[in-house]
Context: one part of a larger RNA
RNA sequence: CUGGGCGUAAAGAGCGCGUAGGCGGACGUUUAAGUGUGGCCUGAAAGCCCCCGGCUCAACCGGGGAUCCGGGUUGCAAACUGGACGUCUUGAGGGGGAUAGGGGAAGGUAGAAUUCCUGGUGUAGCGGUGAAAUGCGUAGAGAUCAGGAGGAAUACCCGUGGCGAAGGCGGCCUUCUGGGUCCGCCCUGACGCUGAGGCGCGAAAGCGUGGGGAGCGAACGGGAUUAGAUACCCCGGUAGUCCACGCCGUAAACGAUGAUUACUAGGUGUGUGUGGUAUCGACCCCACACGUGCCGCAGCUAACGCAAUAAGUAAUCCGCCUGGGGAGUACGGCCGCAAGGUUGAAACUC
Repeated sequence: CUGGGCGUAAAGAGCGCGUAGGCGGACGUUUAAGUGUGGCCUGAAAGCCCCCGGCUCAACCGGGGAUCCGGGUUGCAAACUGGACGUCUUGAGGGGGAUAGGGGAAGGUAGAAUUCCUGGUGUAGCGGUGAAAUGCGUAGAGAUCAGGAGGAAUACCCGUGGCGAAGGCGGCCUUCUGGGUCCGCCCUGACGCUGAGGCGCGAAAGCGUGGGGAGCGAACGGGAUUAGAUACCCCGGUAGUCCACGCCGUAAACGAUGAUUACUAGGUGUGUGUGGUAUCGACCCCACACGUGCCGCAGCUAACGCAAUAAGUAAUCCGCCUGGGGAGUACGGCCGCAAGGUUGAAACUC
């Protein structure tokens, strides 16, 4: 390189937007670049291969053939691919109508609870554990009542339920804002798919500057446990957790399953919508679409399992793998304030 692969054996990029490129719906006309089929020119000789011959054989040598798998040129063909032109509506998009939602951003606001502060009642304990102790408390704790402060998070509703590309998103209200779904009612007319680079988003922790700090709580201190206990348990507690702005760019970023399209038995839940049936009306029931679960046939699979939300049958494009260790290391490059990230070997060894 070819090949074979990527749910769990090595392997799907964390996710999106999109450049180049690759690939691309239906019908017709045309062209002849790809494609097919002829002619001609060229493809030096030697060598290799086949046949015949000459040195007594062979090596060696001579003759003939094949090959030279290719290139050029010139005809013909027009199914398929490409180019040009015209047409179309089913792919895609737009308009109109309807609709669900913790999708995003900003501002405001509510109640419960924890903690702290002030005051009242009140007295000897409280707290904590397997048991204790450290700790708190007669300078009046804990309990209880009233008032106040402040921060963070939103019980029930809550659901194999919803939304989002992923990360993720949950009290309530307002404003701004993204995406989706349904209804052939209308329009555009292939405008599509994927996507090397690139750009953007990206949990937690961490970093910078400034704020904030109730609870929790790395580090740290103490008490226990233990042979020890740099832990598990307990009492404290700093960073952090929160906010603003700027970095970082990772993860079991998981469905360990890339995106898009088409096709391939059924059954049963659930969310949203539309239509029908029914009814006074709603519900029920039926059908369809989109989403989300479970079970299951064919098929697939090493098995487990997957099975219209495929891991089935196919197509297009991208990413990735190629024995274990060394090693996601070293070196170099790029990025970063740093931590580090990204790209990513070899010797050696089994």

Predicted 3D model of a 350-nucleotide part of an RNA (small-subunit ribosomal RNA, central domain) from an uncultured bacterium. Its mean pLDDT, the model's own confidence on a scale to 100, is 89. The RNAcentral record of the full RNA draws on ENA, Greengenes and SILVA.